This is a predicted structure of a 693-nucleotide part of an RNA (large-subunit ribosomal RNA, domain II) from Compostibacter hankyongensis. Model confidence (mean pLDDT): 83 of 100. The organism belongs to Compostibacter, within Bacteria. RNAcentral holds the full RNA, with entries from ENA. It matches the Rfam family "Bacterial large subunit ribosomal RNA".
[in-house]
Context: one part of a larger RNA
RNA sequence: GCCUACGAGUUACUCCUCACUGGCGAGGUUAAGUUCUGAAAUAACGGAGCCGUAGCGAAAGCGAGUCCGAACAGGGCGUUUAGUCAGUGGGGGUAGACGCGAAACUUUGUGAUCUAUCCAUGGGCAGGUUGAAGGUUUGGUAACACAAACUGGAGGACCGAACCCGUUAGCGUUGAAAAGCUAUGGGAUGACCUGUGGAUAGGGGUGAAAGGCCAAUCAAACUGAGAGAUAGCUCGUUCUCCCCGAAAUGUUUUUAGGAACAGCCUCGGAUUAUGAAGUGUUAUAGAGGUAGAGCUACUAAUUGGGCUAGGGGGUGUCAAAACCUACCAAACCCUGAUAAACUCCGAAUGCUAUAACAUAUCUCCGGGAGUGAGGCUGUGGGCGCUAAGGUCCAUGGCCGAGAGGGAAAUAACCCAGAUUAUCAGCUAAGGUCCCUAAACGUAUGUUAAGUUGAUCAAACGAAGUUUCAACCCUAUGACAGCUAGGAUGUUGGCUUGGAAGCAGCCAUUCAUUUAAAGAGUGCGUAACAGCUCACUAGUCGAGGGUUGGGGCACGGAAAAUAAUCGGGCAUCAAACAUACUACCGAAGCUAUAGAUGCUCCGCCUCUGGCGGAGCGUGGUAGGGGAGCAUUCCCAUCUGCGUUGAAGGUGUGUCGCGAGGCAUGCUGGAGUGUUGGGAAAAGAAAAUGUAGGC
Numbered sequence: 001g002c003c004u005a006c007g008a009g010u011u012a013c014u015c016c017u018c019a020c021u022g023g024c025g026a027g028g029u030u031a032a033g034u035u036c037u038g039a040a041a042u043a044a045c046g047g048a049g050c051c052g053u054a055g056c057g058a059a060a061g062c063g064a065g066u067c068c069g070a071a072c073a074g075g076g077c078g079u080u081u082a083g084u085c086a087g088u089g090g091g092g093g094u095a096g097a098c099g100c101g102a103a104a105c106u107u108u109g110u111g112a113u114c115u116a117u118c119c120a121u122g123g124g125c126a127g128g129u130u131g132a133a134g135g136u137u138u139g140g141u142a143a144c145a146c147a148a149a150c151u152g153g154a155g156g157a158c159c160g161a162a163c164c165c166g167u168u169a170g171c172g173u174u175g176a177a178a179a180g181c182u183a184u185g186g187g188a189u190g191a192c193c194u195g196u197g198g199a200u201a202g203g204g205g206u207g208a209a210a211g212g213c214c215a216a217u218c219a220a221a222c223u224g225a226g227a228g229a230u231a232g233c234u235c236g237u238u239c240u241c242c243c244c245g246a247a248a249u250g251u252u253u254u255u256a257g258g259a260a261c262a263g264c265c266u267c268g269g270a271u272u273a274u275g276a277a278g279u280g281u282u283a284u285a286g287a288g289g290u291a292g293a294g295c296u297a298c299u300a301a302u303u304g305g306g307c308u309a310g311g312g313g314g315u316g317u318c319a320a321a322a323c324c325u326a327c328c329a330a331a332c333c334c335u336g337a338u339a340a341a342c343u344c345c346g347a348a349u350g351c352u353a354u355a356a357c358a359u360a361u362c363u364c365c366g367g368g369a370g371u372g373a374g375g376c377u378g379u380g381g382g383c384g385c386u387a388a389g390g391u392c393c394a395u396g397g398c399c400g401a402g403a404g405g406g407a408a409a410u411a412a413c414c415c416a417g418a419u420u421a422u423c424a425g426c427u428a429a430g431g432u433c434c435c436u437a438a439a440c441g442u443a444u445g446u447u448a449a450g451u452u453g454a455u456c457a458a459a460c461g462a463a464g465u466u467u468c469a470a471c472c473c474u475a476u477g478a479c480a481g482c483u484a485g486g487a488u489g490u491u492g493g494c495u496u497g498g499a500a501g502c503a504g505c506c507a508u509u510c511a512u513u514u515a516a517a518g519a520g521u522g523c524g525u526a527a528c529a530g531c532u533c534a535c536u537a538g539u540c541g542a543g544g545g546u547u548g549g550g551g552c553a554c555g556g557a558a559a560a561u562a563a564u565c566g567g568g569c570a571u572c573a574a575a576c577a578u579a580c581u582a583c584c585g586a587a588g589c590u591a592u593a594g595a596u597g598c599u600c601c602g603c604c605u606c607u608g609g610c611g612g613a614g615c616g617u618g619g620u621a622g623g624g625g626a627g628c629a630u631u632c633c634c635a636u637c638u639g640c641g642u643u644g645a646a647g648g649u650g651u652g653u654c655g656c657g658a659g660g661c662a663u664g665c666u667g668g669a670g671u672g673u674u675g676g677g678a679a680a681a682g683a684a685a686a687u688g689u690a691g692g693c
Stems, first nucleotide, its partner, number of pairs: 001693006011095003015092010027051003033045003055062002065077004098236002101233001105226003109222002116200009125190001127159003130155001134151006163187003168183004202218001204214003239627006249262005263371002265368006278359009292345001293343002299339002304334003308329001310328002312325004374399010404415003419594004424590003430584003433568003439581001441580006452570002460555002464552010481539005487512003492506003518533001522531002595617010628682001630679006637672001639671002647666008
């Protein structure tokens, strides 16, 4: 992992509540027990008790009233009647209460054959080295001291086996081993190692202390019991079909992943169908201060100017007055303009009311819930950076709980809401060269960048190209090119070492000759020189120039595994723009045939059935309804069965389905139909349990 079996809302109660069914009914009902029978069951008896028929008050008590109260006031709770017993079902309570699951707590015991420490009694330590104290002799001293040689054999001494340990590395890691192997390493006469026997026990021991060790278990061992501890937590919870169908919000919470009440769902009932509280449209009447707008209409803030109090500065003076002011500036005037906490104004929507029309919902009471983590997107906003797949509100949509088509893939975007079947048709969004269903469609333009071809680029730069507009020059010849000229006073004056058109300053930047030529546009020289431009003539012969707007392109353009429009590929397009016509395209719509729910109508053999019409039939949590199968019991067919039951394995057939029936083979002795009843009553999941492979 698979297969097989087992595996989760049960049972009890003088309990509470609701629904349905039945009995009796102002009443309903027995409990224990007794009697009948051989026993059991049943039946009969048994009225104790319980519920109801009257309430109010704390109570005495009073009573259709009563309590508070001085009250004949006022108010609270009552009064005008339906209950009760039993059965079944939904829910609750008390019990383990749908199943499995803690870590823990308490208590009774068991453990020191592992290990920690200790006690008693035993055992072990090859070999080699070093050579303390002491001693002897000699020397030495007044005597000591002291020195040397020899002797001696100390030491948590040295090297190193056994023995004990476990430093480093490798291997091993479903191991040979639930701690090892190999090499290397530490101690090895000691606080050494070790045998045997004994002591200390769980909030306790022992600990050269690591929270270590106390039998592969230790921040409190193990075993039994309390015990099915508790678990607002996680996981799981077993057949089918049909109808409806949520929530992720508000308030409160030692509350925030849980609850209570409300909201939203479902089922039953009620009121009305002689009706309208719900919803929509239209009309009318209202309240309001948002969007917008406005501000010589307030509050606050504010651009430029004017005017002018006040202030600053200056002149003035003994002081002052006075005067000036490119300074600051209140009020006022003109101008521009801001505001969630400004408003002289002021919508659209929404809301309230009334009326008409349409529709079929709304409301109340009761049983059962689930939800109370929401998310994305459009719009109006707050916070944030007018950041976030951010966060918090409001208001729509969708996902959640929604399949189908499109967007390559892609909960939410676009289209569209799946009752079933069909090898029928029409469309939506989106598409029509090939992959790939349908146009290499038609017409007119644009783009040359593979821009682009369904996903992000800016400021800025630029004789890309196209289009529109305005102005200027132009056959009296424009623009560009070419040929020629571009002179003189003069090297203007000043400055300066120099300054001659061209470092700088000044200026009536003049005048002359001219077709034209600046006291000079730019290079250049130390200064000149030189080249050139403006300007002019000739040549040429048709458009040229400037500015602004639009379209499409260009640069700007850097991201992490190999690129790409989904790919191939595409250039008068298969790109972009505009217009048009066909076609494709979904579970949408239609067609045909069925199923089923609700409402209405008709008929019949009338708790029902048949037919027709209309509207429906996506669905998680959840509510409601109808069924299938399994085992056992009662009755029934006085069923079936060795002429072959159950079971197994095929085939056919019926039912929307759970499933049923028939039959072949196998099998070899039980088993079914119908009407009821009762449940150990349905497995794919629980890191489920056991067995098998």